[in-house]
Context: one part of a larger RNA
Molecule: large-subunit ribosomal RNA, domain I
Organism: Phycisphaerae bacterium
RNA sequence: GGCGUGUGGUGGAUGCCUUGGCGUCAGAAGGCGAUGAAGGACGUGGGAACCUGCGAUAAGCCCGAAGGAGCUGGUACCAAGCUUUGAUCUCGGGAUUUCCGAAUGGGGCAACCCGGCCCGUCGAGAGGCGGGUCAUCGGCAACUGAAUGCAUAGGUUGUCGAAGCGAACGCGGGGAACUGAAACAUCUCAGUACCCGCAGGAACAGAAAGAAACCUCGAUUCCGUCAGUAGCGGCGAGCGAAAUCGGAAUAGCCCAAACCGGGCUUCGGCCCGGGGUUGCGGGCACCAAUGUCUCUUCCUAGCCAAUAUUGAAUCGUCUGGAAAGGCGAACCAUAGAAGGUGAAAGUCCUGUAUGUUGCGGCGAAAGAAGGGUAGGUGUUCCAGAGUAGCGUCGGUCUCGUGAAACCCGGCGUGAAACUGGGGGGACCACCCCCCAAGGCUAAAUACUCUCUGACGACCGAUAGCGAACCAGUAAGGUGACUGAAUGGUGAAAAGCACCCCGUUUAGGGGAGUUAAAAGUACCUGAAACCACACGCCU
Numbered sequence: 001g002g003c004g005u006g007u008g009g010u011g012g013a014u015g016c017c018u019u020g021g022c023g024u025c026a027g028a029a030g031g032c033g034a035u036g037a038a039g040g041a042c043g044u045g046g047g048a049a050c051c052u053g054c055g056a057u058a059a060g061c062c063c064g065a066a067g068g069a070g071c072u073g074g075u076a077c078c079a080a081g082c083u084u085u086g087a088u089c090u091c092g093g094g095a096u097u098u099c100c101g102a103a104u105g106g107g108g109c110a111a112c113c114c115g116g117c118c119c120g121u122c123g124a125g126a127g128g129c130g131g132g133u134c135a136u137c138g139g140c141a142a143c144u145g146a147a148u149g150c151a152u153a154g155g156u157u158g159u160c161g162a163a164g165c166g167a168a169c170g171c172g173g174g175g176a177a178c179u180g181a182a183a184c185a186u187c188u189c190a191g192u193a194c195c196c197g198c199a200g201g202a203a204c205a206g207a208a209a210g211a212a213a214c215c216u217c218g219a220u221u222c223c224g225u226c227a228g229u230a231g232c233g234g235c236g237a238g239c240g241a242a243a244u245c246g247g248a249a250u251a252g253c254c255c256a257a258a259c260c261g262g263g264c265u266u267c268g269g270c271c272c273g274g275g276g277u278u279g280c281g282g283g284c285a286c287c288a289a290u291g292u293c294u295c296u297u298c299c300u301a302g303c304c305a306a307u308a309u310u311g312a313a314u315c316g317u318c319u320g321g322a323a324a325g326g327c328g329a330a331c332c333a334u335a336g337a338a339g340g341u342g343a344a345a346g347u348c349c350u351g352u353a354u355g356u357u358g359c360g361g362c363g364a365a366a367g368a369a370g371g372g373u374a375g376g377u378g379u380u381c382c383a384g385a386g387u388a389g390c391g392u393c394g395g396u397c398u399c400g401u402g403a404a405a406c407c408c409g410g411c412g413u414g415a416a417a418c419u420g421g422g423g424g425g426a427c428c429a430c431c432c433c434c435c436a437a438g439g440c441u442a443a444a445u446a447c448u449c450u451c452u453g454a455c456g457a458c459c460g461a462u463a464g465c466g467a468a469c470c471a472g473u474a475a476g477g478u479g480a481c482u483g484a485a486u487g488g489u490g491a492a493a494a495g496c497a498c499c500c501c502g503u504u505u506a507g508g509g510g511a512g513u514u515a516a517a518a519g520u521a522c523c524u525g526a527a528a529c530c531a532c533a534c535g536c537c538u
Base pairs, nucleotide, nucleotide: 001537002536003535004534005533006532007531008530009529015523016488017487020459021458022456023455024454025453026452027451028450029448030447031165032164039100040099041098042055043054044053046078047077050074051073061094062093063092064091065090070082071081072080105114106113107112115134116133117132118131119130120129121128122127136162137161138160139159140158141157142156143155144154169200170198171197172196173195174194180187184234210217211216221248222247223246224245231239232238252440253439254438255384259274260273261272262271263270264269279418281382282381283379284378285377286376287375293372294371295370296369297368298367302362303361304360308356309355314329315328316327317326318325330347331346332336338350339349340348389413390412391411392410393409394408395407399425420435421434422433423432424431475482476481495522498510499509500508501507
């Protein structure tokens, strides 16, 4: 020096555990904000660094309800108190709520600086302090009012509203590139990412100028299918329907106009009320009929359900530090889910089943209130115009200009009036379907920042959220931004009194606690690595 064994040290793997995560299902909720939000700064405790709570009334003030013995948060200790005259804690309502922040009197390098007006207060005054008020934009109303006669612009006041924040989902306005095409330009990625606007608890869409095919269906939305089909496509890469059928859910309505009445009128018409709303329709005139059905709202039997509450039944003995374990003998069960308790408990504790309560939601019949709804003949009054169509240029559909319809838009042009008009993929005819140029509409559907409950062939501390631990922290970066690590004594601190060595240390040796030192560098305590002892080899 090496190898081996052993004993220790170091180290923190492994096992066991779980306060934290992840996911699914169901329900709730789907907003907050000038009555000042979200988010912060600074304060606030008897002693108080941080977190939590709160706001100069500052771990709190008042009222009501529930509750019933302790309480002064995490958080010990000391001090001082509160509480059956009902505290602490819980729920509901109210008061207070510094400063910043949309931030809004003006300014500003957020949490700061400086004002005007009114009221109060202190002061001799200067001035200080306290309360209130003063931003902008929009709607409406009134007053006022230029150039400029009437007016208008402008100004002032009052009143109502807006603003800002928020995870995803929605609709709309804009809108890439990497990439793919084995290069690349049309194309693709993709109307995606991203930006902007606006909204709701959902949004959008929606009661046929539809879809079909000679048969018919009967608003919209969503799912399955149709179907990777029909198609589109440097016919490359690739893109990619619809009807039908099966389901979910179902719901239909209101204007404009004709005509009538009223008011106003610059005689053009306008406003208000009635009427009317459809593919054979409405108005008007005449005839007939005097009834039927239906919708909405209210009310409520009942159903669901937050919350609160009720809630059965065990002893002995043995082992043990400890019984819930073993043994013996009982009991309850609409409760043998689960968690806790010194090991493994239906009967010890919290609970669980069940019953009660009923915030709130849904809601039939009957009833009440309001609304709608019917035939025939004639008349030819009405039925959405810079619209439809056409030209041109684009966009969108499976459709890349194609034979390119349909739908939407820019520019230009520009109808008809029910014997009318649109569509059925150029276009024409026949046939069939429908009625544009006004509007509203629940449900089925999408999402989850958030709350509640249940569950998991989900994780178990290098896992699971980045975060089980004071984490978006420490730390890094000029900045945008990036972004960790760290869980476990024990049943209970019983956290080692006292003695000895030592620097009034650290640490150790006794003694003591404990079931065990498990001794706050604490459960278990692997390996690498280090030391010592012994054996063997060189």